[in-house]
């Protein structure tokens, strides 16, 4: 160096999570990725850190180590944007209310503002009057006491020898009571009543006369102050999504260097 047969090794890897830790199942990424059994209410192990059984391959383009390039994807930090959410009431914000001011607009005002004087009306209060309503009285009609209401009391009854007398039912007349009507009248109460009268109040409102001679008023905007609200802005906390930055792990792919056993025969 060649041939044959073995053996270590290989037949995927990574991320996050879980865990004292390691690996696996499950999740995600990558990828051409042997078979069967176990496993999230987990499974198997312990720094030699999945276990059990089977199969294929063979010391190298294929196994192992180191360095570099590229880099899917994951995780974390910081920042920004955005969408929900919980809260705050600090804000020259926003919105609402009130007060003030009078710069702008608008309104009233020389056909006369504010102010002053005078008288009137409205409103309100008291009294009166009227009206309406209710009740009562009254008036009219009907009914009306079988007896315990009145008058007159036929008949009948009673007393009396008689004259006469007594009580008294029905009837008649009336009365108490009841029912109905009426409002001419009277009384009482009441009122979403009144082109009413008198007096008051004159706080408020309305319009008028005289005087006066230029302001008045506060509707909208602005400004100032006070109070409130929390839909919005803002602020604070936390969550989701996206982007950037930094850190870290890193599949796949590629490059360079190094390492790798035993037996037999030639």
């Nucleotide at each position: 160096c060649c041939a044959u047969g073995c053996u270590a090794g290989g037949c995927g890897g990574g991320g996050g999570a879980c865990u004292g830790g390691c690996g696996g199942u499950a999740c995600c990424c990558u990828g051409a990725a042997c078979c069967g059994g176990c496993a999230a209410u987990c499974c198997g192990c312990c720094a030699u850190a999945g276990c059990c059984g089977g199969g294929c391959u063979u010391a190298a383009u294929u196994c192992c180590c180191u360095g570099c390039u590229c880099g899917a994807g994951g995780u974390g930090u910081u920042u920004g944007a955005u969408u929900g959410u919980a809260g705050g009431g600090u804000c020259u914000g926003a919105c609402c209310u009130c007060a003030g001011u009078a710069a702008g607009c608008g309104g009233c005002g020389a056909u006369g503002a504010a102010g002053g004087c005078c008288g009137g009306g409205u409103c309100c209060c008291g009294c009166g009057c009227a009206a309406g309503c209710a009740g009562g009285u009254g008036u009219u009609g009907c009914u009306g006491a079988a007896c315990c209401c009145c008058g007159u009391c036929a008949g009948a009854u009673c007393c009396g020898g008689a004259a006469g007398g007594a009580a008294g039912c029905a009837g008649c007349g009336g009365u108490a009571g009841g029912c109905a009507a009426u409002c001419a009248a009277c009384c009482u109460g009441u009122u979403g009543u009144g082109c009413c009268g008198c007096g008051g109040c004159c706080c408020a409102c309305c319009g008028g006369g005289c005087u006066g001679g230029a302001g008045c008023a506060g509707g909208c905007u602005g400004c100032u102050g006070a109070g409130g609200u929390a839909a919005c802005g803002c602020c604070u906390g936390g969550a989701g999504u996206c982007a950037a930055u930094c850190a870290u792990c890193a599949a796949c792919a590629g490059c360079a260097g190094g390492g790798u056993g035993c037996a037999u025969g030639g």